[in-house]
Source information:
c-di-GMP-I riboswitch aptamer from a marine sediment metagenome, 72 nucleotides, folded computationally.

Formats: sequence, C1' cells, structure tokens
RNA sequence: GAGAAGGGCAAACCCGCCGGAAGGCGGGGACGCAAAGCCUACGGGUCCAGAACGGACGGCCGGGUUACCGAA
Repeated sequence: GAGAAGGGCAAACCCGCCGGAAGGCGGGGACGCAAAGCCUACGGGUCCAGAACGGACGGCCGGGUUACCGAA
C1' cells in the first nucleotide's frame, strides 16, 4: 500500500458433531480481510448465564511478535 503479479484466509447460510447457552470443531460456501498470520481476555467493548469473582468472542478495538510481493 497500486483496479499490479503469484498466492492466502473465509462472514452469512446449509450439513454433521460438541455445548444448557453464548459459541466451538469438521465439510460445503464467499460477505469481506493487507496481517482475517501467530500470541494475548492484560485494558476498553459485546454476548451467554445453570449466578459463580462462571463462561464465550482475537472477523470489535488497543497490545506483543513474525512475515510474501511491490510501482509511483
């Protein structure tokens, strides 16, 4: 960070499995993503809730770390 090249990831939805739920995993599928690679629930935020200092989300943001290609 360009209507560039080669590639990458994969929302909703559907199917199967797990979970009380939020949600997770696998397959299909592409709304999007320049770190939507990896780590982190520490700060802010959202959600679930069996209520307990319980749980979920990193594709809400901050933070840490690594990296392909590249014109003007």
Its Rfam family is "c-di-GMP-I riboswitch aptamer". Rfam describes the family as follows. GEMM was predicted in a large-scale screen for bacterial structured RNA regulatory elements. Its family is annotated with cyclic-di-GMP binding in the Gene Ontology.
The sequence is in RNAcentral, with records from MGnify.